Overview: This is a predicted structure of a 1407-nucleotide RNA (small-subunit ribosomal RNA) from an uncultured eukaryote. It matches the Rfam family "Bacterial small subunit ribosomal RNA".

[in-house]
RNA sequence: UGAAGAGUUUGAUCCUGGCUCAGAUUGAACGCUGGCGGCAGGCCUAACACAUGCAAGUCGAACGGAAACAUGUCUAGCUUGCUAGAUGAUGUCGAGUGGCGGACGGGUGAGUAAUACUUAGGAACAUGCCUUUGGGUGGGGGAUAACUAUUGGAAACGAUAGCUAAUACCGCAUAACGUCUACGGACCAAAGGGGGGAGCUUGCUCCUCCCGUCCAAAGAGUGGCCUAAGCGAGAUUAGCUUGUUGGUGAGGUAAAGGCUCACCAAGGCGACGAUCUCUAGCUGUUCUGAGAGGAAGAUCAGCCACACUGGGACUGAGACACGGCCCAGACUCCUACGGGAGGCAGCAGUGGGGAAUAUUGCACAAUGGAGGAAACUCUGAUGCAGCCAUGCCGCGUGUGUGAAGAAGGCCUUCGGGUUGUAAAGCACUUUCAGUUGUGAGGAAAGCUUGAUGGUUAAUACCCAUCAGGUAUGACGUUAGCAACAGAAGAAGGACCGGCUAACUCCGUGCCAGCAGCCGCGGUAAUACGGAGGGUCCGAGCGUUAUCCGGAAUUAUUGGGUUUAAAGGGUCCGUAGGCGGGCAAUUAAGUCAGUGGUGAAAGUCUGUAGCUCAACUAUAGAAUUGCCUUUGAUACUGAUUGUCUUGAGUUAUAGUGAAGUUGCCGGAAUAUGUAGUGUAGCGGUGAAAUGCAUAGAUAUUACAUAGAACACCGAUUGCGAAGGCAGGUGACUAACUAUAUACUGACGCUGAUGGACGAAAGCGUGGGGAGCGAACAGGAUUAGAUACCCUGGUAGUCCACGCCGUAAACGAUGGAUACUAGCUGUCCGGAACCUUGAGUUCUGGGCGGCCAAGCGAAAGUGAUAAGUAUCCCACCUGGGGAGUACGUUCGCAAGAAUGAAACUCAAAGGAAUUGACGGGGGCCCGCACAAGCGGUGGAGCAUGUGGUUUAAUUCGACAACACGAAGAACCUUACCAGGACUUGACAUGAAGAGAAGUUUUCAGAAAAGAAAAUGUGCUACGGCCUCUUACACAGGUGGUGCAUGGCUGUCGUCAGCUCGUGUCGUGAGAUGUUGGGUUAAGUCCCGCAACGAGCGCAACCCCUAUCCUUAGUUGCUAGCAGGUAAUGCUGAGAACUCUAAGGAGACUGCCGGUGAUAAACCGGAGGAAGGUGGGGACGACGUCAAGUCAUCAUGGCCCUUACGUGUAGGGCUACACACGUGCUACAAUGGCGAGUACAGAGGGAAGCGAACCUGCGAGGGUAAGCGGAUCCCUUAAAGCUCGUCGUAGUCCGGAUUGGAGUCUGCAACUCGACUCCAUGAAGUCGGAAUCGCUAGUAAUCGCAAAUCAGAAUGUUGCGGUGAAUACGUUCCCGGGCCUUGUACACACCGCCCGUCACACCAUGGGAG
Repeated sequence: UGAAGAGUUUGAUCCUGGCUCAGAUUGAACGCUGGCGGCAGGCCUAACACAUGCAAGUCGAACGGAAACAUGUCUAGCUUGCUAGAUGAUGUCGAGUGGCGGACGGGUGAGUAAUACUUAGGAACAUGCCUUUGGGUGGGGGAUAACUAUUGGAAACGAUAGCUAAUACCGCAUAACGUCUACGGACCAAAGGGGGGAGCUUGCUCCUCCCGUCCAAAGAGUGGCCUAAGCGAGAUUAGCUUGUUGGUGAGGUAAAGGCUCACCAAGGCGACGAUCUCUAGCUGUUCUGAGAGGAAGAUCAGCCACACUGGGACUGAGACACGGCCCAGACUCCUACGGGAGGCAGCAGUGGGGAAUAUUGCACAAUGGAGGAAACUCUGAUGCAGCCAUGCCGCGUGUGUGAAGAAGGCCUUCGGGUUGUAAAGCACUUUCAGUUGUGAGGAAAGCUUGAUGGUUAAUACCCAUCAGGUAUGACGUUAGCAACAGAAGAAGGACCGGCUAACUCCGUGCCAGCAGCCGCGGUAAUACGGAGGGUCCGAGCGUUAUCCGGAAUUAUUGGGUUUAAAGGGUCCGUAGGCGGGCAAUUAAGUCAGUGGUGAAAGUCUGUAGCUCAACUAUAGAAUUGCCUUUGAUACUGAUUGUCUUGAGUUAUAGUGAAGUUGCCGGAAUAUGUAGUGUAGCGGUGAAAUGCAUAGAUAUUACAUAGAACACCGAUUGCGAAGGCAGGUGACUAACUAUAUACUGACGCUGAUGGACGAAAGCGUGGGGAGCGAACAGGAUUAGAUACCCUGGUAGUCCACGCCGUAAACGAUGGAUACUAGCUGUCCGGAACCUUGAGUUCUGGGCGGCCAAGCGAAAGUGAUAAGUAUCCCACCUGGGGAGUACGUUCGCAAGAAUGAAACUCAAAGGAAUUGACGGGGGCCCGCACAAGCGGUGGAGCAUGUGGUUUAAUUCGACAACACGAAGAACCUUACCAGGACUUGACAUGAAGAGAAGUUUUCAGAAAAGAAAAUGUGCUACGGCCUCUUACACAGGUGGUGCAUGGCUGUCGUCAGCUCGUGUCGUGAGAUGUUGGGUUAAGUCCCGCAACGAGCGCAACCCCUAUCCUUAGUUGCUAGCAGGUAAUGCUGAGAACUCUAAGGAGACUGCCGGUGAUAAACCGGAGGAAGGUGGGGACGACGUCAAGUCAUCAUGGCCCUUACGUGUAGGGCUACACACGUGCUACAAUGGCGAGUACAGAGGGAAGCGAACCUGCGAGGGUAAGCGGAUCCCUUAAAGCUCGUCGUAGUCCGGAUUGGAGUCUGCAACUCGACUCCAUGAAGUCGGAAUCGCUAGUAAUCGCAAAUCAGAAUGUUGCGGUGAAUACGUUCCCGGGCCUUGUACACACCGCCCGUCACACCAUGGGAG
C1' cells in the first nucleotide's frame, strides 16, 4: 500500500517550450441498437407566465345554537305506509363566537463577498406546547357575532336597528421565595369543562377522577445577540467615512450596542488592500490526484435567504408571515364601468425557453405532523405505483457432441487458405420472459372481556401491567415457491496508418471524402467508400460537452532568469524580510500529555441482511481542525546585562583621464589683409558639378575665430552607473595599505519613494572654425528619393531648464562565507643580505590558462554560471503587441503602466553533417594565357525544332551524320482503302485428308472461282495440310514515376567506407586532420588511434629495342643459272618480315636539395627514364537522368480489333530557326603531262586479272583465288616540267537542260554514277564560340562494316608533319582544409515590402 508515459519543431541531435493523446468522472445530450430484474436519479435553460384539481386544518369534552343528513317521539292529511309539519331528545353538525395550529412540514437559490456560512468561544436575553417543584382557582359586571327586521350594491362586500352565550372581554378580592423601592413601603392573577357518586331547594351544592386555567421557580430543547479566525477576482478601483469614531445623558428593545436623539471631542478604516466594480447562496461533502493540491456544491443532511416586484406594520411564545393583512407598481381576469379578484420558487399539469429532464396516478396501510380526552378528521409530508438504458449492480440470449473440414462468401502464388466446430445433424437443459396455481412479511398500537395493582368512602370512573378475543394493506396479478410447453421470445456498437489491440481485396483518382495530434487522397490508398476477415466492449457502444489527471506547463512538496521567455540603466534609502559571540529571565512561536468539540449520513475497516452484487443495517477507525489545561525550554521571538571578530570613527602614508570651477598653451583647420607667382586646382574606379585670368591651387608674413587636445597611451587607471584624457590653481568626494586608540551589532537587502542617468530631441539666450541629418547639384544605375563627389541648414559648443530612453551589455541584481593550481600586470607594505632591472612573503584591483564541480551545449571555473544562506526584481508557447483603451508624467516628441478578440503547431537555444558564399588558404584540368586550325557569313549534305499534312510513325534535349553499320517495295511501327477472325505464330482435343504442283478467268493485290495433276513418308512415337468448338494466341497499345538488364553524367575526379578502440548525453568525431611529397587518400614523418576494404597504381592488349625458335604463299646478303625486265629459278636461313616465347626500365647507379625520410633536380649508361606512348579498365553514390520501340517483366487496356494479311502513299513535305559536316572563296593554288613511296582490311549468289569494246559510267568474254600465292589495288598529297598572273578568273562548283550506265518485280513521288551543255552564292566571314601540348594539330589519300543499289556519315589505316605554354591575377569545372549561414527540395535555396484583383471590418467624403 503509494507515483508508468507517448506523438509532434530537425537532414539528423540534445535542450527549452507549447499543442495533442491514452485514465477516471457526470443531474448529461445526440447517433445506432435494445431481453429481464433490483437499487438510485430525473427543468442545470425563463426567480418566465400560468387554465384546472388538490397541498392546513381541527376541537360540540369552551359557547349561543340547528342550515344539511340520520334515528326517535308528537301533530295533521289520508291513496295504512306515504306526504307535510313540529320537536336539539339523540347521533351528529353548515355558518358563527372562542381556543390551539396556519412561524412546522414542502419549494427555490433571485439576492447576499458578509446583519451569510464554518470552527471555537462569550454575556446583557426571550421561550407556546413538554418535564419537575411550591401555591392558587373566591366573588361580580357590561357587551358582541350568529339570529331577526329594514336596506345599499352587478358583484365582492356592506350599513342601520334589535335579541343572546362562553374557557371571548373588564373591574373587585387574595399576594409571595415575584416586580419596583427613597428600604419606610407600594404593586400584580385566574376559567371553567367532562366521567362517576351522593344530596336535595331539577338546576344548584358537595366528594372524587381526568382535562384545562393562574402565580412563581427549576430543567430540557429552541431562538435572538456579540467576538476571533477562515471563507472569490480585479490596483487599467488608492484613498474612504459626518451618525462617521469615541464619551456623557436620555429614549428604545426580550436583550449589549450610534439602535435612535441632544451635547462634547475629532476621531475611525486603508498597501497585512480600505472604498469601488464584477462574480457567487455557505457547509458536511462530491469528482480527481500517490500526496500536496485543483475543480464542483445535483440528489441526502445542517444553516441562511426568498415567496409576482418594492415598502410597511398587525397578531402572536415565535413572523415583519409561500397557500395572512395594508400601500405602491407591473401583469392577468371579472364588470352593469361605479368597482372588484389573483399570485404553483407546494404536488400533478399547461404554454414558453431549450441539446435536454417524468403522471393533471393510488393511499393515509406504515413513519411523522396539526387539532382533539378519545374515537377520529386533515396531511401532493410520506409510503407506493407509472414514464425514461439517465447511472450503478445482477441475470439471460442456450449446453455437449459434431470434419465430408459441406454449401455459400472472401482471398489466392490456382497448390490452397480462411470464415470454421462455426453451421447442419445428433443428444440434452429450461434460468429469465410466457401460462396456470399457491403464497409469506411489512400489523402493532387501538377496541373489547377477564385478572392483579394504584386512586377513592367506593366493588363506579380513571390509570398501569398481564392473559384471551377481535378489526385494519395503497403497493398487489407483491416477494418467494410449484406445475406446463418448447431452443423455443431475446445482440449490437465502435474501431483496425502511428500513438493504440486489430489486414486484405475491390471502387475512387488532391475528386468524393477522412482527421484527436502527426497527417491520408494526384491509377497498384492496411488512412476515403464497400466487402471479407480481425480487435475491443457488450444491453449497450460511440460522438459531443464538463472537470481533475498526465502538466515538475504557476514548481510549499516541486521550476527557472549569460545565449532558449526572464536581472530593474545605476545608486541612496522608508516600511518590511533576514541578521555576530556569552549569560540571565520569560514562555509568544515550537514540542509532549490532558479535557471538550469536530452533527448524522458519506469515505475506510470488520460483521450482518436481501440467493450474489449494487443497496442496506450495525460496530469501529478516521475527521490531519479549533479551544481548554498541565508541563518541557534546545532553537526562534521578547526583556535585561555584557563582549569584539561584522560595521563605523580616528592617526600616518599613498593612488588615480573621479567631480565642479577659473586661468594658460601649442599644432592643425578656416577666413581676412599684404607679398611672390601662373594656369589650372579639386575630386573619382572613371568623371562631372564646384573653384580659378575680376589671378585660384601653391607659397611667405601678419591677424581673427571656434572646436578638439597628436606623441606619452597600454591586454593601463578612476568612478555606483552613464562616463572621464593638453597644462595648472582652488573647492569637493572616493579608494588602498599599515599601525594605535575609540563606539559596541550601530549590519545586509530593500516594495512605494528620491537622486543621477550616453546620444538624439525640446525651450530661452549666446556662439558657430571644422564636421554635417534635411536640402541642392554632379555621377552611378533599368530606376537610384542610396552607397561616391561638390556644396550646405538645423545640430554638434556654452549657460540655464526639460526629456528619462539605448545591444544603458559581462546580454550575468546586491551581500556574506567556503571550495586544487599556474601566470601576467597596476597601486601598496614587510622581511632578508649577495644592495640587485634582487629574492621571499603579504594586502587591494585589472587580465589570461585550467582542476573538481556545474551546464542542453557553447562555455564558466575564487571577479563562478561551483557549494550554501538572506533580500529584491523578473519569466510561463509563437504572432497580434510593448499595440489598443484608461490613467500618471512631459512644452512637444514621447515615456511609464499595459490587455483582448483572432490566428498558428509550432516559434526558439546550442551543437552536428552537408550544401552554398560576388569568404579565406592550398592545389589541379587545353580552364585561362601563349599558339595553330576551325564554327558563326556562302552553296550543298545531314539531323532537330517549327509549320504543313490523310500520314509526315516513335523515342532522345548531359539530344540534334543520335537509336538508324545505310526508309524506292520490304524494312514500317504511320495514313486512306479493300480483306480475315482460334487467327500470320505456339500448345492441347476430335474428325477428315496426302502434302503439293500447273493452267485459265475477273481483280491493285490479298484473296476468290473454275479446271487439271498428284492419292503420301515413318524408326509406328509421329511428321504435313484442312475443318470444328473452346482454353488461348497476338499487341512497336499505356505506365522507364511499378521493375530487371544495359547506358549516359559528374569523372579516370581522388575520393568513398568499415571493424575494433577512444572522445562526445547525442547527432557525430577520430582514423581520412597536421608537416612535406605525388598524376594519385602516391609515399614518408608525426599523431588516440590501430588495421582493413572498394577506388589509384600494377597485373591484360597494341606499340618502340634486342635475343631464341620456325622459314611458306613472305625475304634475297653471298654462290650459281636465266630474262628486255622482275626472288624468275637452284640454293640459302644472314637481313626485312611473319608469329610464338623470352630479355629489357626498377629512381637500379652517381651528384645535389630535403629531416639521415618520402621525394624532387641534374647526370651517366641505354632503343626507351622517371605511370616510355596508346588502349581496355569507371569506387560509394547523384540526377524518380535515358530506354516497356533490342530483350525480359508486374499491374492496366484491346480481343470480327489497339490483332493479322494486302496494294498504294508517307517517314524524302518547306515561309523559317538551330546543330553537325562537306566543298570553297584560290598562286604554299588550279589545270595538263611525266614520275615515286604505304598500311590495314575484304572476297564465293563473292573479288574478278588479262584481252576486246565504249569519250565515260560500263558492257562482252574469261584466267586465277575460300587467298602472306589470285583479285579489290593506279594510293594521294609529294617530286619534275609547262601554263594561268589576282580576275568572280583556266578559282568555285550549286542549279538546270539534254543524253546515258548500273542495281533491282519496280528508280514518278524517291537511288547512285557517266558524258555534253549551263556556271549561282562565295573575294576568309558581326556578336559570340569550338578543338588541339607531338608523331599531336593541320593536311593527304586508302580500306571496311551496313548493303541488291544507295556516304560529305561512322569505324579503322597509313603518308607529310608544325607552332606555343611567361605563368595561375582573371573566366569555367573540380579536390582538400577553414570560416559564416535564418539554406537541407540544400542559392534555380530562403525570404521582405509595395502594387494590382477579389472579399470582410472600420474611419472619412459624395450621393